[in-house]
Context: one part of a larger RNA
Parts: sequence; C1' cells; structure tokens
RNA sequence: UGACGGGGGCCCGCACAAGCGGUGGAGCAUGUGGCUUAAUUCGAUGCAACGCGAAGAACCUUACCUGGAUUUGACAUAUACCUGCCGUCCGCUGAAAGGCGGAUUUUCUCGCAAGAGAACGAGUAUACAGGUGCUGCAUGGCUGUCGUCAGCUCGUGCCGUGAGGUGUUCGGUUAAGUCCGGCAACGAGCGCAACCCGUGUCGUUAGUUGCAAACAGUUCGGCUGAGCACUCUAACGAGACUGCCCGUGUUAAGCGGGAGGAAGGCGCGGAUGACGUCAAGUCCGUAUGGCCUUUAUAUCCAGGGCUGCACACGUGCUACAAUGACCGGUAUAAUGGGUCGCAAUACCGCGAGGUGGAGCAAAUCCUCAAAACCGGUCCCAGUUCAGAUUGCAGUCUGCAACUCGACUGCAUGAAGUCGGAAUCGCUAGUAAAGGCGUAUCAGCUACGACGCCUUGAAUACGUUCCCGGGCCUUGUACA
Repeated sequence: UGACGGGGGCCCGCACAAGCGGUGGAGCAUGUGGCUUAAUUCGAUGCAACGCGAAGAACCUUACCUGGAUUUGACAUAUACCUGCCGUCCGCUGAAAGGCGGAUUUUCUCGCAAGAGAACGAGUAUACAGGUGCUGCAUGGCUGUCGUCAGCUCGUGCCGUGAGGUGUUCGGUUAAGUCCGGCAACGAGCGCAACCCGUGUCGUUAGUUGCAAACAGUUCGGCUGAGCACUCUAACGAGACUGCCCGUGUUAAGCGGGAGGAAGGCGCGGAUGACGUCAAGUCCGUAUGGCCUUUAUAUCCAGGGCUGCACACGUGCUACAAUGACCGGUAUAAUGGGUCGCAAUACCGCGAGGUGGAGCAAAUCCUCAAAACCGGUCCCAGUUCAGAUUGCAGUCUGCAACUCGACUGCAUGAAGUCGGAAUCGCUAGUAAAGGCGUAUCAGCUACGACGCCUUGAAUACGUUCCCGGGCCUUGUACA
C1' cells in the first nucleotide's frame, strides 16, 4: 500500500421489510447431468452453464457411427506435356456416389490454306490444396461479469531515507469524485452528467391517410364532388432552466412547499459500460502462431444417429375450476410481413383443408383479433373441470413423414382438488392477465426468442436483520 475480520461509523440497491404473482407437488414441452449405444458430434458448468451457441437436426444441415467409393483431390494458384470446347439426350450396372457404353454438338482471333495464338474445359505429372484435428494456459477480434457501481489515474509542487503519501481526506449536499465551503496543494485526463434516439404538449411547412367538421350528391360504403379544420404522417422549430415565489441552509451548494404549465426538479424509456478483475468464454463464426495428419484426422455418397431412457436437476406451458367451463350473438388495437409471396368474394368439406383467383411490389390491397359485454345451460362432483395417453380415419408440406413433422375429426379420458424444506420476479401504465406480429423457415416438434398493443392493481412503517456494493477508520503472525 492492499486484502481480510462472526471490528466500528456513514450510505445505497426489489437487499430485507410491506404487498402481488409464481417456482418447488401433477401432466407435457425444452435444455443439462447420468445411463445406454456402432454413434448417441462438439462446446457452455456457482452467481456470470442448463428454451445457452441452435433466428428452425426427417434428407441436407452434420462436425458423429456403419457401409460403399476417390487420391493434385469437393475448393485455390502456378508450370510442363497432351487433348478437346462446354453442353444435351439415351442405355446398362449400382442403395447412391460412381463406373461402363452410345448418339448429338464442335468456342474466339489472325489466315486463301497449312498453321499459329487466346479463353475455357478434361487428362497426366509436380509444387501444393484440405482438416468443425489439438492448444482460448501462445494470440487478435468479440463477449460475459463485478456494475451504469462511482470510481480509476496523471503533471507539477509539497511531505517522507524509502516503499509511498498529499491532491481523492474533512463539513455539508447529490443519482453521481454531483456541486459548495475549507485545506500544501494547484490543475488535468478516463468515467458521471450533457450532446444521440424514442415518447409526452404546442406551432410552422405539406396533404390520393383521415374527416358528414361545414356544403352538395348518394346505390348510405368518405362512396363521389369539394376541402385540409381535426386525427395522422415526417421534417423544422418552441418548451423545463430550480427560471419565479415562500421557508430553510454558512450570504453557499442544495433541500422542503407553492404558482404557472402537457410535463418539475435526472419528466419517462433506450443507446452509451472508466482503470481493471475472473490465465472467465469462444481456435466449431471468421482471423492466426505452434504442434499433428496427408491413399487420411482430407473428399463424395447411402442408411443410421444428434429425438435413444430405471433416474436426477434447471427453464417454461397447461391445469387443478364458478372472478369458471360450454353454446349463441356482437364491438374496439398496435407493431409488423408479402411476387419462388400475401390472398378477398364465391363454391365443396363436420374440420384440418381443397377448387378458383378479384386485388396488391402496398399509409391505399391482403392476413387478423383476444380478454371483455349480453343471453342461456351447468350447481361444487374428479364434474359439461382438466386434458395426458391410446385406437381408427384423414389434411398439408416435401424426392421422402418407419425411426423422426405439424394439424383435423371421431372415440378414449391418466395424473392433478393449489403443492414440504426451500426459492424467484416485480415500485406504475410496472406486476398480473389477454391476445397479435416478426425473424429463422419447404414444413415444423415455437409452449422458445424478440417486439406490439388491450385490461390494469396492491404495497413501501422503516434500515434491526440476510445478500451485494461504495466511502472513512481500526486490528492483523496474510501478500
């Protein structure tokens, strides 16, 4: 000087407390461990691995296994020799890859021609290619974490023999090393804040979205004329700064209250992550040193596996019902996507879906609400709850749904009556509840992820305690 303490002081955080809803019990989905296996490819492992890499494992993907094949190679560059375009079609064999054979076709430039050259391709030979092989403890880059915590340092000066200290401590204050005052310190940098984006109010500009706001027509549909007031869209601007008032405070920084205001003291949300820590993670995104391999640890193909199941754990979904289930009727969103596409009206089917195709390269068209509300049935039961499992019959995608897809109809109708110890999230348009959209994508095991809107709470006395963190101080046989 640090680190540590079941030392002390001050302070903060959904850390506790006060509340609301869960997980842990059940079934299923998904990931992991284990077991099994020819293979169940690899990585991630306290917080900070476990719906994680994977924003899509039937084939492909695919790295794994079994079998069949190739050896200058699936891919790149170069040289030499040789030869021809490339391609298209057909036959035999084979699981395919591939192998064998036939037919057809015959690039460009110069040149009468012979021939020469060029591009591209096949073959042979050689340099070499290739490796998701190893090392993340050789690395770059990127990322997680403490933590959006308020810290981490430097120059000069001063103090100390020196390691080092001071500044950065102290008194207030703040979300903040934020600011004020004081001080052997005076300044500065990286962080904080602000500058950026969205949102909340208003104005200007602009009107093929919107509006009976006003006028006219109307097939009653903003449908049409007409219009840009409003909504909206998207560019510019205004607005909030403790600016004003009172109190308090050291005449300070600030704090408490008030006015006006759409908004008040960081308005709210996002992006933004200091010096560093964990030899944290990634050589299987890519890059890359070294090592290893080179008729194989490379490459092609078929089939299988990654989906395997006595079991254990994590994360979720659905429930256990009456604030409900079912039946009928009916209204209101936003973000978004669309030509290998989204698809209306209509017709067929109980339905998944099919036929067909108006319209739309989209503020204009298409897809589309749900909880809720109203009426009815049920009357507390393993039920008109719950829907697992299983049988049969089908639909769709796709060469192909056996291993191993989703969905539909009929039948079947399991556990489950609110969950032990323990444990998680959340402070407001939040929790909880409800649906909708998108990426990936032929299809989908999506109940996941990322967004969007609708309905919309309770509680916070307080900081004694648990956990994590910041500052000062103290002890130490630790570094």
Model confidence (mean pLDDT): 81 of 100. Predicted 3D model of a 479-nucleotide part of an RNA (small-subunit ribosomal RNA, 3' major domain) from a metagenome.